This is a predicted structure of a 350-nucleotide part of an RNA (small-subunit ribosomal RNA, central domain) from an uncultured Verrucomicrobiota bacterium. It was read from a public genome assembly. Its Rfam family is "Bacterial small subunit ribosomal RNA".
[in-house]
Context: one part of a larger RNA
This record gives sequence, structure tokens and C1' cells, in this order.
RNA sequence: CUGGGCGUAAAGGGUGAGUAGGCGGCCAAGUAUGUCGAGUGUGAAAUCCCGGGGCUUAACCCCGGAACUGCGCCCGAAACUAUUUGGCUAGAGUCUCGGAGAGGAUAGUGGAAUUCCAGGUGUAGCGGUGAAAUGCGUAGAUAUUUGGAGGAACACCAGUGGCGAAGGCGACUGUCUGGACGAGAACUGACGCUCAAUCACGAAAGCGUGGGUAGCGAAAGGGAUUAGAUACCCCUGUAGUCCACGCCGUAAACGUUGUACAUUAAGUUUCGGGGGAUUCGACCCCUUCGGAGCUCAAGCUAACGCGUUAAAUGUACCGCCUGAGGACUACGGCCGCAAGGCUAAAACUC
Repeated sequence: CUGGGCGUAAAGGGUGAGUAGGCGGCCAAGUAUGUCGAGUGUGAAAUCCCGGGGCUUAACCCCGGAACUGCGCCCGAAACUAUUUGGCUAGAGUCUCGGAGAGGAUAGUGGAAUUCCAGGUGUAGCGGUGAAAUGCGUAGAUAUUUGGAGGAACACCAGUGGCGAAGGCGACUGUCUGGACGAGAACUGACGCUCAAUCACGAAAGCGUGGGUAGCGAAAGGGAUUAGAUACCCCUGUAGUCCACGCCGUAAACGUUGUACAUUAAGUUUCGGGGGAUUCGACCCCUUCGGAGCUCAAGCUAACGCGUUAAAUGUACCGCCUGAGGACUACGGCCGCAAGGCUAAAACUC
């Protein structure tokens, strides 16, 4: 010496399931893979190092020693590691009971609103803007009222609230279905953690086929604004937005913080459970388990800040970074109907 890092400087894979691999709880006994000790053989010479010697010195050369940190064989040790056997219950899972939830899929139902259609009342405006105009309206609009059609989204409840691995999920009811949590402690007996490859899921936009289309609205047309206005504002409006099936596979897919386990002061708010105390009962109060927030001790950090939901202290495994640009690029390969995606350089410049 045996690298340093990844919240914001380059760097956590979008998320999960999980194979190989890596790592792995407690007790006892055996073996001896790694490990450790002793011996022995070998480790050519030269070189390096040490002690001497020879050329007038030195370089150079000669002699001797040590060393060659390695490997083989053999004897031994058994704490750790590995392995075999037997056992355990604290990890993990199963079971019983219970409540919470926009978790998912599917079928049906509802009311408010917009638009359109038909009828009534009614008359000259309506609409829109900074101001206007395009636009609509005497063929009767806007307004108001009755009835109908159709599509999309679900006000209040609603919360720094809940659920989900993430993306995400919000009217009501039924059916099917996943997960988490609490209490009990009956059962299994390490069955665990992580995970290259692989597989699955994955907002919006986009694509294919078929439907649907109320509102909104890329493109497009028109009116304004302006020096111009391929915009911002206004009037229209096609794809799209919606449904079914199939693709795409990307996002500031963000907590810009990988997953799992353990340890380490407090205070406070809130959500879902349990126990206690008190009470007629509930609330308040004490305590405990699991989530979601805030303020902070120690500690960490370049600072900002993080701080039991860690960015503290440790362990295991995976992913990733290595000056800026060139470059989320070229070429090649794989995937895709395409759009494009994934993987991913170099010359050159500073």
C1' cells in the first nucleotide's frame, strides 16, 4: 500500500417476482475443505541483501552466508469456516379470530353540469376582450321553462388522511379477488436475505383493428396584437382524449435517497388495531403494535440539511460513477408495424 464514492457536485436500475451466484440463527457430537503449528523435500545459476576478497578507486569481478515470502509430502490442532448427524425456537412461514382501506377485475345503478334536438314564454341583441373583431341572432338567438338524446367526469364528504411493489387508485351497489395490520400462541422447524440472466407489471403521448365522440382540444382555418407574430388573447375545429383487443416500454417513472436486518435521547400531530385505569356509558388519561408527518439529542454532512420512515452506527447482496463537450450520438447487434427503444464508442476540441 491492498481505491474513493452515488439526497443537491458524475453516479440507485421505473417497480416487482425470482434462477445461478454471494451471504446466512442457537445447541451438541463427528470429519478435517479452508485455516494454524512442527518436520521434511524442492524452490538451477545469475540477480537482490549481508560479511569478506581482487583490479591504484569506482563501476565490474570472485568467495561465503542469508534469502528466494512458493509448492509437494508427512505429523499435529479443531476456536472459526466447511461438511455430516441429531436437536431447538428468538428468524421465516402456517393456523384461529377481528376490524381498516380511492388495492385490483367485472356487471349494474344514480344525481349535478355542459352540449344537442323538440315544444312553450319572449324580443333585439348575444358572445367575446385590455379594447375589439371574426362568430351566433328577426328564417326569432341569448334568457327562461317542459320533455328527450348522448358522452365524459364524479361537487360536498376530503384530511400534512387511506390503499398499492411501482406506475397509480376517489359517486353508489353487487360478484370475484390480492396484500398489509392487530390479538392469540396451536403447528412447521432456518424453510432465510439479496439477486447477474430471465419473466411480469409499467403515467402521458404515440401506433394497429373495430366502435364511440358531450366537453376539451395538437394540426388546420379565421379574428386580433405587433415592425413582423408561423406565438401568447379570441371564434371555429380534425386527430386525440373514452371503450374492446393488440403493440410501444419511455418520464423531473423524484423522497432526484436500491433491498433486507440489527443498534442508538426525546417531544408532538395523525391513521388502523390491542390492553389497562376510570365511568352508568363514551370522551379524556396510561401503555403497546403497525403506518403517515413535524420539531429536535448524539452522530453524520462541503454546506444545505438528515436525524428510530437516517443522509447515524454496523452487516449482507445487487445496480451505478470515474473531467467537460463530441454523445441519452455513430457503427454493429437485439427488440418494434412505425415512431423509436436498449446496449454503446472513437477521432477531435478545451